Predicted 3D model of an 89-nucleotide RNA (c-di-GMP-I riboswitch aptamer). Of the family's consensus pairs, 95% are formed in the model. Its Rfam family is "c-di-GMP-I riboswitch aptamer". Rfam links the family to the GO term cyclic-di-GMP binding. The prediction has a mean pLDDT of 87.
[in-house]
RNA sequence: ACCUGAAAAAGGCAAACCGUCCGAAAGGGCGGGACGCAAAGCAAGGGACCUAAGGCGGAAAAGUCCGCUAUGGCUGCCCGGCUGCCAAG
Numbered sequence: 001a002c003c004u005g006a007a008a009a010a011g012g013c014a015a016a017c018c019g020u021c022c023g024a025a026a027g028g029g030c031g032g033g034a035c036g037c038a039a040a041g042c043a044a045g046g047g048a049c050c051u052a053a054g055g056c057g058g059a060a061a062a063g064u065c066c067g068c069u070a071u072g073g074c075u076g077c078c079c080g081g082c083u084g085c086c087a088a089g
Stems, first nucleotide, its partner, number of pairs: 003089001004087002012037002017032006035076001041082002045079003049073002054069006
């Protein structure tokens, strides 16, 4: 330096759910809370997935409803990129 994660130490993160705020929604921030995580650290480049405000098309007398669409999300779905603690081998 690379591969790897068996044991251990120091620590770290925090699913569901609850409160509150932001958002059209998906989802997110903060606080509580721990199912889990060796990258569950960073980052939407590719795919998957979620949503559809706006736009387009359609229905309807109208309120409104239906379909398509990401420029909105998600890294705790996968691949790829960057960085990193400890350690048997």